Predicted 3D model of a 176-nucleotide RNA (Lysine riboswitch aptamer) from Herbinix hemicellulosilytica. Model confidence (mean pLDDT): 81 of 100. The RNAcentral record of the sequence draws on Rfam.
RNA sequence: GCUUAAGGUAGAGGUGCGGCAUUCAUAAGUACGCUGUAUGAUAUUUCAGGGAUAGGUGAUUACAGCGGAAAGGGGAUGCUGCCGAAGCAAUAAUAAUCCUGAGUUAUUAUUGCUGGGCAUAUGGUGAAUAACCAUAUGACUGUCAUCAGUUUUAUUGAUGGAGCGCUACCUAAAGA
Numbered sequence: 001g002c003u004u005a006a007g008g009u010a011g012a013g014g015u016g017c018g019g020c021a022u023u024c025a026u027a028a029g030u031a032c033g034c035u036g037u038a039u040g041a042u043a044u045u046u047c048a049g050g051g052a053u054a055g056g057u058g059a060u061u062a063c064a065g066c067g068g069a070a071a072g073g074g075g076a077u078g079c080u081g082c083c084g085a086a087g088c089a090a091u092a093a094u095a096a097u098c099c100u101g102a103g104u105u106a107u108u109a110u111u112g113c114u115g116g117g118c119a120u121a122u123g124g125u126g127a128a129u130a131a132c133c134a135u136a137u138g139a140c141u142g143u144c145a146u147c148a149g150u151u152u153u154a155u156u157g158a159u160g161g162a163g164c165g166c167u168a169c170c171u172a173a174a175g176a
Stems, first nucleotide, its partner, number of pairs: 002175003006171006014083001016082009032067007042054003046102005086114012115141002118138008143161008
């Protein structure tokens, strides 16, 4: 110096993946409040049971008039963390919802799946034709392997695999 396996550091994929703030539209003339008319006994969390509160001095519902939001999600801009970035599913724990049970939401841990974005279809969430999530299909793209070719230390094509991957460097060990 070469090869193999192990550890560490730094990187690449690009309409790349998240977080925060500001602003704009949508949500919506909706929820809700007040008044009036009608109705006439229930209503208050997603469901059930219980409790508490309100209710013929009118619950609830419908219509009309007056007034009239917000959250989540989205666009733009800026800042910021990163390349299992992140997302989803299952299980467990904790917290929230008047109490209990189920459910839902959020956080954490474990296990499993997905290289990445895009388009289409189906389903779910959602006010929504936006957006997000899951599955399938399709081409595209990055990477490695194999095969064939070429202008051969690179590149083209075909096929296939998966991120516990790939590239570069460093460290000690083993091998001929």